[in-house]
Context: one part of a larger RNA
Molecule: large-subunit ribosomal RNA, domain III
Organism: Marinagarivorans sp.
RNA sequence: GAGUAACGAUAAUGGAGGUGAAAAACCUCCACGCCGGAAGAUCAAGGUUUCCUGUCCAACGUUAAUCGGGACAGGGUUAGUCGGCCCCUAAGGCGAGGCAGAAAUGCGUAGUCGAUGGAAAACGGGUUAAUAUUCCCGUACCAUUUAUUGCUGCGAUGGAGAGACGGAGAAGGCUAGGUCAGCGUGGCGUUGGUUGUCCACGUUUAAGGUUGUAGGCUGGGGGAUUAGGCAAAUCCGGUCCCCUAAGGCUGAGAACUGAUGACGACGGUUUACUUGUAAACUUAAGUGAUUGAUGCCCUGCUUCCAAGAAAAUCUUCUAAGCUUCAGGCAAUAAAGACCGUACUCCAAACCGACACAGGUGAUCAGGUAGAGAAUACCAAGGCGCUU
Numbered sequence: 001g002a003g004u005a006a007c008g009a010u011a012a013u014g015g016a017g018g019u020g021a022a023a024a025a026c027c028u029c030c031a032c033g034c035c036g037g038a039a040g041a042u043c044a045a046g047g048u049u050u051c052c053u054g055u056c057c058a059a060c061g062u063u064a065a066u067c068g069g070g071a072c073a074g075g076g077u078u079a080g081u082c083g084g085c086c087c088c089u090a091a092g093g094c095g096a097g098g099c100a101g102a103a104a105u106g107c108g109u110a111g112u113c114g115a116u117g118g119a120a121a122a123c124g125g126g127u128u129a130a131u132a133u134u135c136c137c138g139u140a141c142c143a144u145u146u147a148u149u150g151c152u153g154c155g156a157u158g159g160a161g162a163g164a165c166g167g168a169g170a171a172g173g174c175u176a177g178g179u180c181a182g183c184g185u186g187g188c189g190u191u192g193g194u195u196g197u198c199c200a201c202g203u204u205u206a207a208g209g210u211u212g213u214a215g216g217c218u219g220g221g222g223g224a225u226u227a228g229g230c231a232a233a234u235c236c237g238g239u240c241c242c243c244u245a246a247g248g249c250u251g252a253g254a255a256c257u258g259a260u261g262a263c264g265a266c267g268g269u270u271u272a273c274u275u276g277u278a279a280a281c282u283u284a285a286g287u288g289a290u291u292g293a294u295g296c297c298c299u300g301c302u303u304c305c306a307a308g309a310a311a312a313u314c315u316u317c318u319a320a321g322c323u324u325c326a327g328g329c330a331a332u333a334a335a336g337a338c339c340g341u342a343c344u345c346c347a348a349a350c351c352g353a354c355a356c357a358g359g360u361g362a363u364c365a366g367g368u369a370g371a372g373a374a375u376a377c378c379a380a381g382g383c384g385c386u387u
Base pairs, nucleotide, nucleotide: 013031014030015029016028017027018026032384033383034382035381040364041363042362043361046344047343050342051075052074053073054072055071056070060068061067080141081140082340083339084338087118088117092113093112094111098107099106100105122139123138124137125136126135142336144335145334146333147332148331149330150329151328152327153322154321158317159316160315161314166304167303168302169301172297173296174295177291178290179289180288181287182203183202184201185200186199187198188196204262205261208257209256210255215250216249217248218247219244220243221242222241223240224239225238226237228236229235263286267282268281269280270279271278272277273276305308350359351358366378367377368376369375
């Protein structure tokens, strides 16, 4: 220079009360404003205690601070079903023997790893200052092992089926959700008017079980035979004969049940402490119509050429073998470990040296107007961007 520029989006603040040494900024209430395909909610990655409570204000916070993602102390993450581990494989990695090389090492068979994919099973309500599909209540489901009982042709690292998949397009059936009416509870406006065709709020309920619908696919049954499926086969495939016109598989949703339960609000009762608040008990309506998805049926259907993973699990077939055993089927009982789980997540907690106008994958998708996830105004919810 200079007490100058600046104090990081022009979404916006004002009032009352409280606390306190001190309040424009903290807490509570009232009013106003902003976002609302987000500036709300839920996850993945990343972060790693930032979460909650109490105390504190040196430093950190672009100002003050009683406040804080700051300091100190204490507390907090509960799983057979969510995710991982476990089982399976893809690209790719490693790689016994092996091949190559002077060696280091390179390649690679059998194998063994490797999810971003496949593969068993849980929902509703309640509860904490902080966790919940994990705790509690209620109602379910799954797989394996062991034991017991009953009945019995079982058996794989092999065969077969299934798993098993692309793009685009179109139609139908549904549901979530919305809206309106009905119903329940409350209200009657210090007015221009409001006992009315009025106003406000509520009208919620899952998985599972039973049934097998709109639809989609496929003809079905029996017998004989058989150079194929590396051996075998009653299985799959091929061929032949007979009978037959509905049989099977799949499949949203709805209905009944789950539920004489839960949830649901004023009011009422009781208890605790200081007003007021908290806890417990009691507890109303809880129906119909309409609209309607980008969700489900649909891994479907139609169509196109560029022809769109694999393996395990599962079902079935036999081989060796076992056939009082073992194994299989059914019922009942017990066991179901370990790891993650707080909080943030378009951000003041991640990546950007910062509490940085930047960047960051997926999911949810209310109302009015609108073709619309545009846009405008609002709901739930969250904020007014730390001078």